[in-house]
Molecule: Bacterial RNase P class A
Organism: Anaerolineae bacterium
RNA sequence: CAGGCCGACCGGGUGACCGCGCCCCUGCUCGUUCAGGGGUGAGGAAAGUCCGCCCUCCACAGGGCGCGGUGCUGGCUAACGGCCAGACGGGGUAACCCGAUGGAACAGUGCCACAGAGAAGUGCAUUGCCCGCAAGGGUGAGGGUGAAACGGCGGUGUAAGAGACCACCGGCGCGGUCAGCGAUGGUCGCGGCCAGGCAAACCCUACCGGGAGCAAGGCCAAGCAGGUGCAUUGGGGCGGCCCGUCCCGCAAAAAGCACCGGGUAGGCUGCAUGACACGGUCGGUAACGACCGGACGAGAGAGAUGGUCACCACCCCGCAAGGGGUACAGAAGGCGGCUUAAACGUUGACCUGAACA
Numbered sequence: 001c002a003g004g005c006c007g008a009c010c011g012g013g014u015g016a017c018c019g020c021g022c023c024c025c026u027g028c029u030c031g032u033u034c035a036g037g038g039g040u041g042a043g044g045a046a047a048g049u050c051c052g053c054c055c056u057c058c059a060c061a062g063g064g065c066g067c068g069g070u071g072c073u074g075g076c077u078a079a080c081g082g083c084c085a086g087a088c089g090g091g092g093u094a095a096c097c098c099g100a101u102g103g104a105a106c107a108g109u110g111c112c113a114c115a116g117a118g119a120a121g122u123g124c125a126u127u128g129c130c131c132g133c134a135a136g137g138g139u140g141a142g143g144g145u146g147a148a149a150c151g152g153c154g155g156u157g158u159a160a161g162a163g164a165c166c167a168c169c170g171g172c173g174c175g176g177u178c179a180g181c182g183a184u185g186g187u188c189g190c191g192g193c194c195a196g197g198c199a200a201a202c203c204c205u206a207c208c209g210g211g212a213g214c215a216a217g218g219c220c221a222a223g224c225a226g227g228u229g230c231a232u233u234g235g236g237g238c239g240g241c242c243c244g245u246c247c248c249g250c251a252a253a254a255a256g257c258a259c260c261g262g263g264u265a266g267g268c269u270g271c272a273u274g275a276c277a278c279g280g281u282c283g284g285u286a287a288c289g290a291c292c293g294g295a296c297g298a299g300a301g302a303g304a305u306g307g308u309c310a311c312c313a314c315c316c317c318g319c320a321a322g323g324g325g326u327a328c329a330g331a332a333g334g335c336g337g338c339u340u341a342a343a344c345g346u347u348g349a350c351c352u353g354a355a356c357a
Base pairs, nucleotide, nucleotide: 001353002352003351004350006348007347008346009345012312013311014310015309016308017307018306020041021040022039023038024037025036026035027034028031043328047339048338050337051336052335053334054333055213056212057211058210067209068208069207070206071205072086073085074084075083076082087101088099089098090097091096102204103203108202109201110198111197112196127142128139129138130137131136151169152168154166155165156164170194171193172191173190174189175188176187177186178185179184217269218268219267220266226260227259228258229257230256234248235247236246237245238244276297278293279292280291281290282289283288313326314325315324316323317322
């Protein structure tokens, strides 16, 4: 220098003018509504709503069946399908990247297009080889098909052959031993065990999972429909009458007082001090954790958070004057992830190649 690979970051700046939501202060003709002033007001993804939680209400003795999810090991975390570190397999010269990667598919069931004789629990014969006059039989080594065909190679053996047997190589299993927390790896020995693949097919197994969601839910005042209670007005006795007192009744209707009174609409809350961000120190390979410090950083009506101009910055077009462009997108209870979208850039480590010193 060229190509590559893995991160981290930014997400235009300044000024002027106009405008919007919320909060505070002041003024007055007093209003949540007017006037003035001040403060504050979107993101790295606020998005998709795909996972996980907090919170809330409802349901719930325990256990089983069923259904759904996850799936190498160790760690992190409130939790996760996330992250970190490692193992194994695959790709790449490499940096590095990818992998749902439990049951090393003889618990069972099932699937393997086309081609091919045959696509698998003991199987096939188109060609070939051998025996036989023939009928028939043996064989699965060679040819051929296929993504995949029942280890490879040499020998023994045989009528011809074959892991049938033997040596070596490869795979698998079992046992020992060493290293590791472990996944796993190294090494030694034994066994012809070598009869495929597929579990993001059913299935088995281990672990996890109750449902609905902030339009959840809670509180408040006034009022309506309505309900409950109370005593009075009732009837009768004593009595001439009233008061008083005793007994009965409390049914219907009426007015009175007191209490209760769901939901919707309204107001307040949930709702912004938090598994929070920011800076630092320490522990840890790391994810992350502990401690310290200074701060408070939107929150609604499901509705605000914007616009214009000038200069600058960057990019594109143009010889120039000049012209054009600056993305993706926008909170609605909160938090952790994942995924997707994305203009122009900034920056760090690493790898490969070439040249020069």